[in-house]
This record gives sequence, structure tokens and C1' cells, in this order.
RNA sequence: GCCGUCCAUAUGGGAGAGAUUGGUUCGCCAACGCCGAAGGAGCAACCGCCUCGGAAACUCUCAGGCAAACGGACCAUAUGGACUUC
Repeated sequence: GCCGUCCAUAUGGGAGAGAUUGGUUCGCCAACGCCGAAGGAGCAACCGCCUCGGAAACUCUCAGGCAAACGGACCAUAUGGACUUC
């Protein structure tokens, strides 16, 4: 220098479901319905250095969320860093 992975920052993209009902001292409380893409938990195809460890966007809905805004897994680009292929 090149291949790829991961992390951080910046920019852009980024779904679903109640602007529900009742009460209220306006802080919030209660009830019913619902969503799956922060986080968490479960199952395990698969992977590894295989008594062990890792592991989904599947499942659950504890947490969170259900106008907009905020948030948002994840994706793209740029810069920097760590490792890595040749």
C1' cells in the first nucleotide's frame, strides 16, 4: 500500500402501534387496547480454541414505545483508532 472486521465521531436515511377513556392537587394516577427496532430475557440453526463459550431482525413484552418533535435497531458515506489478508 491492499482485503476485511470492529469501535468512536460527523452527516444523511431509518419502521410499527391510542393525539384512547376516566380521575386529578396538573406532578401524576387508574383502566382498556396495541407495537416491536434502545436495553433485557427465552429458544437454537450455526460457529469456535467444543466438560466450555459465542450466537438472529425468530419468540416474550420486564423495560421502552403508540400525532409531531425527541428517541430509534440497522444502513450508507467521510475522518480517526484497533486488529487483520496479501
Predicted 3D model of an 86-nucleotide RNA (Glycine riboswitch aptamer) from an Alphaproteobacteria bacterium. Of the family's consensus pairs, 86% are formed in the model. The sequence was found by an Rfam model in a public genome assembly. Taxonomically the source falls in Alphaproteobacteria (Bacteria, Pseudomonadati, Pseudomonadota). It matches the Rfam family "Glycine riboswitch aptamer". Its family is annotated with glycine biosynthetic process in the Gene Ontology.